[in-house]
Context: one part of a larger RNA
RNA sequence: CUCUGGUUAAGGAACUCGGCAAAAUAGCACCGUAACUUCGGGAGAAGGUGUGCCUGCAUGGUGUAAUAAUUUACUUAUGAAGCCUACGCAGGUUGCAGUGAAAUGGGGGGAGCGACUGUUUACUAAAAACAUAGGACUCUGCGAAGUCGAAAGACGAUGUAUAGGGUCUGACGCCUGCCCGGUGCCGGAAGGUUAAGGGGACUUGUCAGCGCAAGCGAAGCAAUGAACCGAAGCCCCGGUAAACGGCGGCCGUAACUAUAACGGUCCUAAGGUAGCGAAAUUCCUUGUCGGGUAAGUUCCGACCUGCACGAAUGGCGUAACGAUUUCCCCACUGUCUCAACCAGAGGCUCA
Numbered sequence: 001c002u003c004u005g006g007u008u009a010a011g012g013a014a015c016u017c018g019g020c021a022a023a024a025u026a027g028c029a030c031c032g033u034a035a036c037u038u039c040g041g042g043a044g045a046a047g048g049u050g051u052g053c054c055u056g057c058a059u060g061g062u063g064u065a066a067u068a069a070u071u072u073a074c075u076u077a078u079g080a081a082g083c084c085u086a087c088g089c090a091g092g093u094u095g096c097a098g099u100g101a102a103a104u105g106g107g108g109g110g111a112g113c114g115a116c117u118g119u120u121u122a123c124u125a126a127a128a129a130c131a132u133a134g135g136a137c138u139c140u141g142c143g144a145a146g147u148c149g150a151a152a153g154a155c156g157a158u159g160u161a162u163a164g165g166g167u168c169u170g171a172c173g174c175c176u177g178c179c180c181g182g183u184g185c186c187g188g189a190a191g192g193u194u195a196a197g198g199g200g201a202c203u204u205g206u207c208a209g210c211g212c213a214a215g216c217g218a219a220g221c222a223a224u225g226a227a228c229c230g231a232a233g234c235c236c237c238g239g240u241a242a243a244c245g246g247c248g249g250c251c252g253u254a255a256c257u258a259u260a261a262c263g264g265u266c267c268u269a270a271g272g273u274a275g276c277g278a279a280a281u282u283c284c285u286u287g288u289c290g291g292g293u294a295a296g297u298u299c300c301g302a303c304c305u306g307c308a309c310g311a312a313u314g315g316c317g318u319a320a321c322g323a324u325u326u327c328c329c330c331a332c333u334g335u336c337u338c339a340a341c342c343a344g345a346g347g348c349u350c351a
Stems, first nucleotide, its partner, number of pairs: 001346008010337002014335001019332001027051005036041001038171001052093006060084003066078004070073001094098001106330007113322002118130002134169007146155003172317004177247003182244002184240005191235003197229002203223004209216002248266005275309001276306001287303005
C1' cells in the first nucleotide's frame, strides 16, 4: 500500500450521475393510526408504552387425607395438604443496557408508466417490454373454419356458435368524434373489356380442266384464320374505419390597446370533437408564472405559442400492487469535510 471486518470528536449527504455503500429500524404485547378508496383495503400506516429477576396474591389444573352419594366399584362428586400455574395484579431488587447474544421491517409525501399475481434476453438488459382477466371485429353449420401432411390420415374435438380459429385492444370508471376519395374486404349484376375453347368468312399454295398465249381455275389436300359465342377477374354500382389509413390554408372584423364570438375566400373524402398538453411526445427551451431551496437545466402546479397529443397502432382518470423511473422530507450514518486507530489476510524483507 491492497483486501476483509471493527470503532470514531464536531458536523450530518456538504459525497455522488444518483444516499451507491454503510448506518439506522427490527421480536412479542398493548395503546393509537391520515389522505384516498373499487369499502376489500391503505395498515405492521404514522406515532407511542412495556419487556430481566425474586416474593406474594389471584385464577385454573392435578389431587392425598376427609366428607357425601349410590348402580358397592381398581366407582363417582366435593375437596384441606402438596405440586404446577398461561394471561394478569401488587411489592421488591439489579445493571450503562432486560426481544441484554443471534436471528429479526427504516419511515413518510408528490409525480410518470404498467391495473394487479405472473413471464422474458440460460452467459452484460427483469423493464414502461410480453402475458393477463375484460372489450371489439372477423371467419366457421360440422366430413366446420384453421393447422400438419404429395396422400392416407391426424390435430381442432370424442368439442358443435354460451363452441373453435384469426386480428387488435388490455382490470375498473367516464368515453371512444368526423372522413368510404385511395387501398383492402363484403355485396351486386345491367353494360364495357376479357382466356382456353367453339366458330368458320376472306385469302394463299398445289392442279384436273379451259385458253393461241397471258392467264383463269372446281373438288381434294394443306396454310392462314375475320365476324360471332364465350367465365371469374378488372372497369362499373353500393356498403364497410374497435379494416389499412386520413382528420387544411389565406384575409378582414368589437368605442384604448390586444384578441377575435363574427364575416369573406380557396381547397378537400373529411378538415382533430371530448379529454389532455413544454408531456417517456416541445425544436426554439433552462418557454413564462407560481411552489419547494440561501441558491433548483431535475421535480410539482398552472398557462397553451401542440416544430411534431388525441380517442381500442385507444383518449383521459384511477384505489391496490412494483428488486420499475423521478423529485422532496424525517431518521440515520466515515458517502463526505478529513482522516485516525484496531484486528485479520496479502503485499514487502530475510530464511
Molecule: large-subunit ribosomal RNA, domain IV
Organism: bioreactor sludge metagenome